[in-house]
Context: one part of a larger RNA
Molecule: large-subunit ribosomal RNA, domain IV
Organism: Deinococcota bacterium
RNA sequence: CUCUCUCUAAGGAACUCUGCAAAAUGGCCCCGUAACUUCGGGAGAAGGGGUCCUGCACUAGGGUGCAAGCCCGAAGCAGGCGCAGUGAAUUGGCUCUAGCGACUGGUUAUCACAACCACAGCACUCUGCUAACCCGCAAGGGGACGUAUAGGGUGUGACACCUGCCCGGUGCUGGAAGGUUAAGGGGAGGCGUGCAAGCGCCAAACUGAAGCCCCAGUGAACGGCGGCCGUAACUAUAACGGUCCUAAGGUAGCGAAAUUCCUUGUCAGGUAAGUUCUGACCUGCACGAAUGGUGUAACGACUGGAGCGCUGUCUCGGAGAGAGACUCG
Numbered sequence: 001c002u003c004u005c006u007c008u009a010a011g012g013a014a015c016u017c018u019g020c021a022a023a024a025u026g027g028c029c030c031c032g033u034a035a036c037u038u039c040g041g042g043a044g045a046a047g048g049g050g051u052c053c054u055g056c057a058c059u060a061g062g063g064u065g066c067a068a069g070c071c072c073g074a075a076g077c078a079g080g081c082g083c084a085g086u087g088a089a090u091u092g093g094c095u096c097u098a099g100c101g102a103c104u105g106g107u108u109a110u111c112a113c114a115a116c117c118a119c120a121g122c123a124c125u126c127u128g129c130u131a132a133c134c135c136g137c138a139a140g141g142g143g144a145c146g147u148a149u150a151g152g153g154u155g156u157g158a159c160a161c162c163u164g165c166c167c168g169g170u171g172c173u174g175g176a177a178g179g180u181u182a183a184g185g186g187g188a189g190g191c192g193u194g195c196a197a198g199c200g201c202c203a204a205a206c207u208g209a210a211g212c213c214c215c216a217g218u219g220a221a222c223g224g225c226g227g228c229c230g231u232a233a234c235u236a237u238a239a240c241g242g243u244c245c246u247a248a249g250g251u252a253g254c255g256a257a258a259u260u261c262c263u264u265g266u267c268a269g270g271u272a273a274g275u276u277c278u279g280a281c282c283u284g285c286a287c288g289a290a291u292g293g294u295g296u297a298a299c300g301a302c303u304g305g306a307g308c309g310c311u312g313u314c315u316c317g318g319a320g321a322g323a324g325a326c327u328c329g
Stems, first nucleotide, its partner, number of pairs: 001324008010315002014313001019310001027051005036041001038158001052080005061072004081085001093308007100300002105117002121156007133142003159295004164225003169222002171218005178213003184207002189202005226244005253287001254284001265281005
C1' cells in the first nucleotide's frame, strides 16, 4: 500500500452523476394515527410508552375435569439491580411532491427487471360448423369431442369523464349498367400443296370470368386534420371581415411536457444562492383524443425533486483487528 472488519472529537451530505456505500430504523405489547379514497384501503401511516427480577400471587380471569386437582395467566401496586432488561442473534428508516405504468405477474440464461411485455376490461373484424384460422405435398391433426354468452385475428389496456372533423389517396365491404381483359369457342378471309377431292398452316369480326376502370359505403381501417392580409375612440390585441388553397383544416382536454429548437422562455414557490424540481402563463420549432386524450385511490428493488432522522460520503484525517502484498529465513 490492497482487501474484509471495528471505533472515532467537532460538524452532519459540505461528498458525489446520485446519500452510491455505510449509519440509522427494527421483535412483541399498549396508546395513538392525517390528506385522500374505487370505502377495501391509506395503516406497521405518522408519533409516543413499555419490555429484566422479587412480592402481593397456586391473584383477577380463562381452559379442563363429576370432583380433588392440573394447565394457562394478566392489568395494577410496591420493591430490587445494572450504563444498558426483545441486554446475544434475527429483525421496516420515515414523510411530502411530480412523472410513468392501474394492479399481482413476465422479460434481454451470461452488463439492462424498466416507463418494455402481459393483464382483466373496451372496441373493430372474420367465422353457421366439413366454421373461420393454423400445421401438413397429402392423408390427417389442431381449432373442439367446442358451436356466435363460442372460436380466430387486430388494436387499446383497471376504473372515472370522454373519444371531435376529413372517405380525396390507400385498404376493406357492397354494387353491377358500361369500358378493358386470358385460354377456350368462333371462323369471315388468306397462304402452301395438289389436276381435283382433299390435306396442312395463318387468321379478323363476334363470343369469353374474376380482376382492374367505374359507382357507393366505411376511421376504436392505413392515415390526414392550412396560408396570407386587414380591422375596436391611447397603445396592444383582434370577437369581426377579405382572399387563396384543401378530402377536411385540430374539437374537448392538456401544454417549455419522457414532447419546447430558440431556452437556464417569463412569473411565482422552495434555497443565502436552484440549467434540476413544483405551480402558473401559452409564443404547441414539432401535444391531442383506443399508433387513445385527460384524471385517478391502491401498487412499484421504476424515474425526478424536497424535508426529518442518521451517519467516515465528506471537512480530514486518525486508531485498531484479521488476511495479503513486500523483505529476510